[in-house]
Context: one part of a larger RNA
């Protein structure tokens, strides 16, 4: 200096996984009856995390359950428990203090009071009497309000984009939704909505960069109602039972190829309310549930190796001291209950649908429509929307049919309301993976949003594995020894001895050998 051994040091590899990630179903809001979320507090010994609240790992009642049990957490003492405990589940009691916090104020504490809805609203005996609203919720849903970086190879229209943020509202879904539709102009279609597809096409554009539909067709899943009015006028509705509401119309009628009304025909059906209520299917909990624990061998263990056996509508899967169809737990079949579908369909009861004909009344106004000026949009002269002015018709009337008028023809009735299913997402539950597998997968398989860091808003980790089984080294020696070491024991194993499966490498001692 090399290189080999023995050992340390480290913590890769290998196998494992109470955890993640992703798809799929399924569920799906909650709160003044004080929530979501915190603080504290609560155990015989109790720092944490979990439960729970001064009745405080609980307290009561039913159903299951079953010999065992007093959480994570396997220790000491000490007790429950066949009078039926633990445990699941489903109801009730309890639920301290801040927190929309709401008598009054505050640094999670305090004050006044025999009695407090604080504010904002509705009714109203006018008394807080009765009532409502407030906050909270991963991401989805409507509204409003709304950027820049970039791209346009520089920018200013433009794009990024109505995205990121903001801000209000509301549900388990939300939003649209029953024609003033469409225009393959046909003897068509037939509320919405979402998929595929039309298409990167029509348009649109410093006609640059780019940005972009719809009809229609194929699917899913279907469902259609009700006012104003004409007309009739008190026949009414609500109540806390006291009274309120109502001729400025309750209440009836009626809703578009209509309707009132006036006349003829017609017979219980359509809508609308009320009653009653499912199969099936999904999903969730549960019950039952076949056959070897033969023999030998090896071994610490048989769930191995040989032999012979036998279930199977079950040889998914996972536990047992190695790799188990027949040892356990479960799986197929089968079946019970619950939930959702769903107060839906079916049924029933009210009420009355309907068809000629006349052709008098009704049919939603600062609206349609038109100019200026913005936004918005593929919307071009033809999207749709504010804003300013102007401004109609009345069913012998009006309004579309991607330029304007005019005439026809075709569909249609705006200027009032409602609407289940088909679809969006995942805080939750469950199932499965040609997903990871501990520098991976979520930041978190462990005291995780935890230690820790910052004044604050925020930032933010590492840590997984002994053995079938603690049998977790008794006893005894060295020493100062609750350290370490010997001897010994335990186990198959201690080079499995508590950060303990395998133990690479860099590296460090010891020692060997080489070479110098």
């Nucleotide at each position: 200096c090399c290189a080999g051994c023995u050992g340390g040091u480290g913590g890769a590899u290998c196998g494992c996984u109470c955890g993640g990630c992703u798809u799929g179903a399924g569920a799906g809001c909650u709160g003044a009856a004080g929530a979501a979320g915190g603080a504290c507090g609560u155990g015989c010994c109790a720092a944490g995390c979990u439960g729970c609240g001064a009745a405080a790992a609980g307290c009561c009642u039913g159903u299951g359950g079953g010999a065992c049990c007093c959480g994570c957490a396997c220790g000491g003492a000490g007790g429950g428990a066949a009078a039926g405990a633990a445990c699941a589940c489903a109801g009730g009691a309890u639920u301290u203090c801040c927190g929309a916090a709401u008598g009054g104020g505050a640094a999670u504490c305090c004050c006044c009071a025999c009695c407090g809805c604080a504010a904002u609203u509705g009714c109203u005996u006018c008394g807080c009497g009765c009532a409502a609203u407030g906050g909270g919720g991963a991401a989805c849903g409507c509204c409003g309000a709304g950027a820049a970086c970039u791209g346009a190879a520089a920018c200013a229209u433009c794009u990024c984009a109505g995205u990121a943020c903001c801000g209000g509202c509301a549900g388990g879904a939300a939003a649209a939704g029953a024609a003033g539709a469409c225009g393959u102009a046909a003897u068509g279609u037939g509320a919405u909505g979402u998929c595929g597809u039309u298409a990167g096409u029509a348009a649109u554009g410093g006609c640059g960069a780019a940005u972009a539909a719809a009809c229609g067709c194929g699917a899913u899943a279907c469902a259609g109602u009700c006012c104003a009015a004409a007309c009739c006028g008190a026949a009414g509705c609500c109540u806390u039972c006291g009274g309120g509401c109502a001729a400025u119309g309750u209440g009836g009628u009626g809703u578009u190829c209509g309707g009132a009304c006036u006349g003829a025909c017609g017979a219980u059906c359509a809508c609308u309310u009320c009653c009653c209520g499912a199969c099936c299917a999904u999903c969730g909990a549960c019950a039952c549930g076949a056959a070897g624990u033969c023999u030998c061998u090896u071994g610490g263990a048989a769930c191995a190796g040989a032999g012979c056996a036998c279930g199977a509508g079950a040889c998914a899967g996972g536990g047992u001291g190695a790799c188990a169809g027949u040892c356990c737990c479960g799986u197929a079949c089968u079946g019970u209950c619950g939930a959702u579908u769903a107060g839906u369909a079916a049924g029933g009861a009210a009420c009355g649908a309907g068809u000629c004909a006349g052709c008098u009344c009704c049919a939603g106004a600062g609206u349609a429509g038109c100019g200026g000026g913005g936004a918005u949009u593929g919307g071009a002269a033809a999207u749709u929307c504010c804003u300013c002015g102007u401004g109609a018709a009345u069913g012998u009337c009006c309004c579309a049919g991607g330029c304007a008028u005019c005439g026809a023809c075709u569909g249609g009735g705006a200027a009032g309301a409602c609407u289940a299913a088909a679809c969006a997402c995942u805080c939750c539950u469950c199932a499965a993976g040609a997903c990871c597998g501990a520098u991976a997968g979520c930041g978190a398989a462990c005291a995780a949003g935890u230690a820790g860091c910052g004044u604050g808003a925020g930032c933010g980790a590492a840590c997984g594995c002994u053995g079938a089984a603690a049998a977790g080294c008794a006893c005894c020696c060295c020493a100062a020894g609750a350290a370490g070491g010997g001897a010994g024991g335990u186990g198959c194993a201690a080079u499995a001895g508590g950060g303990c499966g395998u133990g690479a490498a860099a590296u460090c001692a010891g020692u060997u050998g080489g070479c110098g």
This is a predicted structure of a 516-nucleotide part of an RNA (large-subunit ribosomal RNA, domain I) from Natronobacterium gregoryi SP2. The prediction has a mean pLDDT of 82.